[in-house]
Context: one part of a larger RNA
Molecule: small-subunit ribosomal RNA, 5' domain
Organism: metagenome
RNA sequence: GAACGAACGCUGGCGGCGUGCUUAACACAUGCAAGUCGAACGGGAGUAGCAAUACUCUAGUGGCGAACGGGUGAGUAACGCGUAAGUAAUCUGCCCUCGACUUUGGGAUAACAUUGCGAAAGCGAUGCUAAUACCAAAUAACAUUUAGAUCUCGAUGGAGUUCUAAAUCAAAGGGUGCCUCUGUAUAUGCACUUGGUAGAGGAUGAGCUUGCGUCCAAUUAGCUUGUUGGUGAGGUAAUGGCUCACCAAGGCGAUGAUUGGUAGCCGGCCUGAGAGGGUGAACGGCCACACUGGGACUGAGAUACGGCCCAGACUCCUAUGGGAGGCAGCAGUGGGGAAUAUUGGGCAAUGGGCGAAAGCCUGACCCAGCAACGCCGCGUGAAUGAUGAAGUUUUUCGGAGCGUAAAAUUCUUUUCUAAGGGAAGAAAUCCAUCAUAGUUAAUAGCUAUGUCGGUUGACGGUACCUUAGGAAUAAGCCCCGGCUAACUCCGUGCCAGCCGCGGUAAUACGGAGGGGGCGAGCGUUGUUC
Numbered sequence: 001g002a003a004c005g006a007a008c009g010c011u012g013g014c015g016g017c018g019u020g021c022u023u024a025a026c027a028c029a030u031g032c033a034a035g036u037c038g039a040a041c042g043g044g045a046g047u048a049g050c051a052a053u054a055c056u057c058u059a060g061u062g063g064c065g066a067a068c069g070g071g072u073g074a075g076u077a078a079c080g081c082g083u084a085a086g087u088a089a090u091c092u093g094c095c096c097u098c099g100a101c102u103u104u105g106g107g108a109u110a111a112c113a114u115u116g117c118g119a120a121a122g123c124g125a126u127g128c129u130a131a132u133a134c135c136a137a138a139u140a141a142c143a144u145u146u147a148g149a150u151c152u153c154g155a156u157g158g159a160g161u162u163c164u165a166a167a168u169c170a171a172a173g174g175g176u177g178c179c180u181c182u183g184u185a186u187a188u189g190c191a192c193u194u195g196g197u198a199g200a201g202g203a204u205g206a207g208c209u210u211g212c213g214u215c216c217a218a219u220u221a222g223c224u225u226g227u228u229g230g231u232g233a234g235g236u237a238a239u240g241g242c243u244c245a246c247c248a249a250g251g252c253g254a255u256g257a258u259u260g261g262u263a264g265c266c267g268g269c270c271u272g273a274g275a276g277g278g279u280g281a282a283c284g285g286c287c288a289c290a291c292u293g294g295g296a297c298u299g300a301g302a303u304a305c306g307g308c309c310c311a312g313a314c315u316c317c318u319a320u321g322g323g324a325g326g327c328a329g330c331a332g333u334g335g336g337g338a339a340u341a342u343u344g345g346g347c348a349a350u351g352g353g354c355g356a357a358a359g360c361c362u363g364a365c366c367c368a369g370c371a372a373c374g375c376c377g378c379g380u381g382a383a384u385g386a387u388g389a390a391g392u393u394u395u396u397c398g399g400a401g402c403g404u405a406a407a408a409u410u411c412u413u414u415u416c417u418a419a420g421g422g423a424a425g426a427a428a429u430c431c432a433u434c435a436u437a438g439u440u441a442a443u444a445g446c447u448a449u450g451u452c453g454g455u456u457g458a459c460g461g462u463a464c465c466u467u468a469g470g471a472a473u474a475a476g477c478c479c480c481g482g483c484u485a486a487c488u489c490c491g492u493g494c495c496a497g498c499c500g501c502g503g504u505a506a507u508a509c510g511g512a513g514g515g516g517g518c519g520a521g522c523g524u525u526g527u528u529c
Stems, first nucleotide, its partner, number of pairs: 001529004006525005013378006019371002021336001026334003030331003035064003040061002043058006071289003080214008090206002095202004100197003103137004112127006143168007151160003173194006215261003222252003227249008264286004268279004291312005314325004342368001344367003350364001351362004381411004391402004416469006425459001430454002434450006476518005481499003487513005495500001
C1' cells in the first nucleotide's frame, strides 16, 4: 500500500447491487418446510334433481414422489478431492427411438359394520367388499441358462455375428367418441387416446479400478496375521480377502512406512510485476454428516435430515402399567460470544413433485423488512458579492488571519414535502373463433400446427413521469516533532506505531484559533500478502 463474512469508538442524508453465527456439530417453546392422483378401486358425506344421474369433498386400499430440492463441515490425510484414463468387471425409475405382445381365471384384505382391551400412544376379535393390490395358468424371443457348431475381432476372464437343440420367465386396465336397429337402451363391435409386459438401442445418472498431485512432526523407525499372494466356494449390479476353508510366507518402510497433530477437497478468492505466499465466507462442482453408536427393510436408486428397529444420553406426558421427541430446513428462543437479521408477503416469474387437464403442494425460489457490513452512484446548493461587516484568534498594537467566507442580490430544485398519472417483468396453460393436416367407414371424436379474442403481478400504487412549494431536509472523523501533508497562543501531572516528548519559554500532554487528509464516513484493533 492492498484486502476482509469483520468488531470497537465518534458521526450519519438518499439510492442501486451484494453480503450478514467465523464462537457451542450447544439445547430448543411455537408455526410452517412433501405431497399429489376420483381419468386405478370400493365406500362415506354434501349439493341439484321426482328419479335415473351429475357435480363437489375425501378417511382407507393402490400408483408415483418423498434418494430431488434445502442445511452444516463434526468426521476424513483417504482413490476423499483434483486431473487423466479404464470398465471385454457393471447397473440405470421417469424420458426418446424401434419392432412385438396386452389371453384366461382365482382367492383374499383395508375401509365399513358389530365388539373387546388401554389413561394415552395404540392394539386385537368376528363378519362383508373392490381394484392398474395379490396369486395361478396360457402364449413368447431378439431375453436368460445349458450343450454344440460357425465367422470376425480382442488379449486378463472373453466381445460381437450366424445357426441348431433343450429348459425358464410376462402383462392391467382407464378415458372419449361412433355404429347397429321398426323403435328404445347397451356393448360383446369399431376407432382414438392414455397406461401395462418382455426385449433392442440411445440419453441421463451412478458404482468400481488405475497413473500422477494433495499439510506438519524423526523429541514418531520400524509396521502388518485377513496381514501379502494362490486355489476353491459364498456374496454383489459388478472386480476384489469383500467374506470363509485350505495352502504358501509374504506385504510396507529414510523416495519417510507406522504413530501423533491439524484439516472437508476443488473451480476460485486475497495479495504480488511475476515466481510465489495466504485462504477455501458468498456462487458453482465433488465428498461426508443429520441427538450419539449400531443395523437392516423398501426401492431403479438410501449418509434414507422432517422413514423403521435396537442400545445410550437428554427433554416431555402419564391414571406409574406405559408412551412421545430430535431445527447442521425457514423464521424464532435461551446460551456462548467482540460479533451476525423478520416467529414477514407470494407461488406472479424460474425450477421441482403429482395429475389427461383444470389444478394442488413447494420457508426451493421470487420479493419485502433489519444492519453504512461492503462496493458503486448522488446530494448537503450555484452565480455575483468589501482594499474586507460583526465576532473570534493573534500582534512588534501599525496590523495580520478566519475571508467571498457570511450578510445581501439574482438563480436552480437533484434531493425533500404535497397532489395527479403510472409500468416492464406475462410467455404460456386454459377457455372460446376459424383454418389446415393426420387417424378413421365417418363430415363423430381425438391428436398436431397456426390464427383472432379473453384470462393471470407477491413486489406495488413500487420504479418512473408531470405539477406546485421552498435553499428549503442533509458533515463529520482523524491528524499537524521526524518517519508524514499540515503552526501559533494559553494551561500544566498520564501521550505513544517506531524514534521518543513533558523537570517554568512544550509546533510531541490538554484547550483554543488556524492548517492538512479523507469524506457519509473517519479512525482504532485483529488477520493475510